[in-house]
RNA sequence: GAUACUGCAUGUGAUUUUUCUCAUAUAUGCUCGGGAAUAUGGCUCGAGUGUCUCUACCCGGAAACCGUAAAUUUCCGGACUAUGGGAAAAAUCUUCCUUCGG
Numbered sequence: 001g002a003u004a005c006u007g008c009a010u011g012u013g014a015u016u017u018u019u020c021u022c023a024u025a026u027a028u029g030c031u032c033g034g035g036a037a038u039a040u041g042g043c044u045c046g047a048g049u050g051u052c053u054c055u056a057c058c059c060g061g062a063a064a065c066c067g068u069a070a071a072u073u074u075c076c077g078g079a080c081u082a083u084g085g086g087a088a089a090a091a092u093c094u095u096c097c098u099u100c101g102g
Base pairs, nucleotide, nucleotide: 011095013093014092015091016090017089018088019087020086021085022084023083024082025081026056029049030048031047032046033045034044035043041066042065050057058078059077060076061075062074063073064072097102
């Protein structure tokens, strides 16, 4: 001189709003029906189910698979909603101190 940790000073409490984070639920999952595309494609509409649960049930990408048919598969990343826990910021009020400026 630097770094890290700790302590002290900028005090108290409440309400509201916003944000972040964690947990639980659900696996943004599963089943069924109508329609559509076809290797430059692999979607779309609806119903049901799943949660001590309202809502949602999709988006993007990678790899595979299907030799032109009717069907997709696996993986990666991303939430929203309900309830509960924690943290932060701002505003207002309260209390306290005051050299009356804070």

This is a predicted structure of a 102-nucleotide RNA (Purine riboswitch aptamer) from Polycladomyces abyssicola. The organism belongs to Polycladomyces, within Bacteria. Its mean pLDDT, the model's own confidence on a scale to 100, is 76.